[in-house]
Context: one part of a larger RNA
RNA sequence: UGACGGGGGCCCGCACAAGCGGUGGAGCAUGUGGUUUAAUUCGACGCAACGCGAAGAACCUUACCUGGGUUUGACAUCCCGCGACAACAGCAGAGAUGCUGCUUUCCUUCGGGACGCGGAGACAGGUGCUGCAUGGCUGUCGUCAGCUCGUGUCGUGAGAUGUUGGGUUAAGUCCCGCAACGAGCGCAACCCAUGCCCUUAGUUGCCAGCGGUUAGGCCGGGAACUCUAAGGGAACUGCCGGUGACAAACCGGAGGAAGGUGUGGAUGACGUCAAGUCCUCAUGGCCUUUAUGCCCAGGGCUACACACGUGCUACAAUGGUCGGUACAAAGGGUCGCAAGCCCGCGAGGGGGAGCCAAUCCCAAAAAGCCGGCCUCAGUUCAGAUUGCAGGCUGCAACUCGCCUGCAUGAAGUUGGAAUCGCUAGUAAUCCCGGAUCAGCAUGCCGGGGUGAAUACGUUCCCGGGCCUUGUACA
Numbered sequence: 001u002g003a004c005g006g007g008g009g010c011c012c013g014c015a016c017a018a019g020c021g022g023u024g025g026a027g028c029a030u031g032u033g034g035u036u037u038a039a040u041u042c043g044a045c046g047c048a049a050c051g052c053g054a055a056g057a058a059c060c061u062u063a064c065c066u067g068g069g070u071u072u073g074a075c076a077u078c079c080c081g082c083g084a085c086a087a088c089a090g091c092a093g094a095g096a097u098g099c100u101g102c103u104u105u106c107c108u109u110c111g112g113g114a115c116g117c118g119g120a121g122a123c124a125g126g127u128g129c130u131g132c133a134u135g136g137c138u139g140u141c142g143u144c145a146g147c148u149c150g151u152g153u154c155g156u157g158a159g160a161u162g163u164u165g166g167g168u169u170a171a172g173u174c175c176c177g178c179a180a181c182g183a184g185c186g187c188a189a190c191c192c193a194u195g196c197c198c199u200u201a202g203u204u205g206c207c208a209g210c211g212g213u214u215a216g217g218c219c220g221g222g223a224a225c226u227c228u229a230a231g232g233g234a235a236c237u238g239c240c241g242g243u244g245a246c247a248a249a250c251c252g253g254a255g256g257a258a259g260g261u262g263u264g265g266a267u268g269a270c271g272u273c274a275a276g277u278c279c280u281c282a283u284g285g286c287c288u289u290u291a292u293g294c295c296c297a298g299g300g301c302u303a304c305a306c307a308c309g310u311g312c313u314a315c316a317a318u319g320g321u322c323g324g325u326a327c328a329a330a331g332g333g334u335c336g337c338a339a340g341c342c343c344g345c346g347a348g349g350g351g352g353a354g355c356c357a358a359u360c361c362c363a364a365a366a367a368g369c370c371g372g373c374c375u376c377a378g379u380u381c382a383g384a385u386u387g388c389a390g391g392c393u394g395c396a397a398c399u400c401g402c403c404u405g406c407a408u409g410a411a412g413u414u415g416g417a418a419u420c421g422c423u424a425g426u427a428a429u430c431c432c433g434g435a436u437c438a439g440c441a442u443g444c445c446g447g448g449g450u451g452a453a454u455a456c457g458u459u460c461c462c463g464g465g466c467c468u469u470g471u472a473c474a
Base pairs, nucleotide, nucleotide: 001474002473003471004470005469007468008467009466010465011464012463013462015458016457019422020421021420022419023418026313027312028311029310030309031308032307033306034304035303042053043052064299065298066297067296068295069294070293073123077122078121079119080118081117082116083115088101089100090099091098092097106113107112125288126287128286129285130284134282135281136277137276138275139273141271146185147184148183149182150181151180152161153160154159165176166175167174191265192264193263194262196233197232198231199230200229201228202227210220211219212218236259239253240252241251242250243249315415319374320373321372322371323370324369325368331362332361333360336355337354341350342349343348381412386407387406388405389404390403391402392401428450429449430448431447432446433445434444
């Protein structure tokens, strides 16, 4: 100087408390451990691994296993020789591939070049090892308020001072004081979204005012309103009162769409964990070179006595079911989205208007509201499992996809110890969309609808900041 203390003081955070909903019990989905296996490819392991890399494992992917092949190689550069490439057909084979037949002659500055085949070697190749050799990227403490430097001063020195102190703040934020005076990286602001208003604009919206009308903004028409998207305004403790040290600031109030950082996001200082990643990529070293490379078929990554994590669905009446009826936002669509119509109980099929989309489509929003039934029961709750019959995608759904109909109806009656999230348009709850993608979503990323309860307080648990104290630790 740090670090640590079941030392002290001060102060924060859904840290506790107050409250609401969960997890832990059940079934299923998914990841992991373990076990099994020819293989169940690899990585990730307290927080910060475990719906994680994987924003899509039937083949492919794929790195694993078995078997079949191959050796200048699937890919790059160089040399020599030959030839356009290639398409089609037949045979063998699981295919890779091999053999055969047929057909064929690109560009050119005529040197050759592109491409293909054969050959020789330099070399290629490696998701092989080392993340404790590395770059880059990322997680975490933590959006915590800290981390430092120059000069000066003090100290023999390590170092201190500044950065401590009195107030204050979300903040090393600001004020005052002070052997310090300044400065940098952080904080804040500048950026995006959202909330109010104005201007500009009018193939979305509007009977707002007029006319027509097949009653649909449908037409004429209008630029007001909604909206869209570009610019601007608006909030600064600016004003008033009080407290305070005449300060910074705090408390209350006015006006205002909004009030004290308005709300949400993006933004992550010096560093810590030899944290994670050599399987994104790059890269040192090591290893491999008729194999640890490459091609192919099939299998595996989907196994199953178990154990754990994360979720979905429930256990019902604030519910289930049937009929009727209302209101979104944000997205996606030409290898695409697909309306009306027809067929089918349905998944879906036929057909194809329209749309490169504020114009058409996906599209129904659902919870909600109105009415009927159910009456507390393992039930008209719940839907696992299984049988049969079908649909779709795809060369192909046996291992191993998703969906539909009929039948079957399991566990489950609110969950031990323990444990998680959340302070407002939040939790809870209800639907909608997208990426990936042929197909496959309870995961992920977004969107809106309905919409709470509670916070006395900081003694305690956890994490953190500042000062101080002890120490046999560095």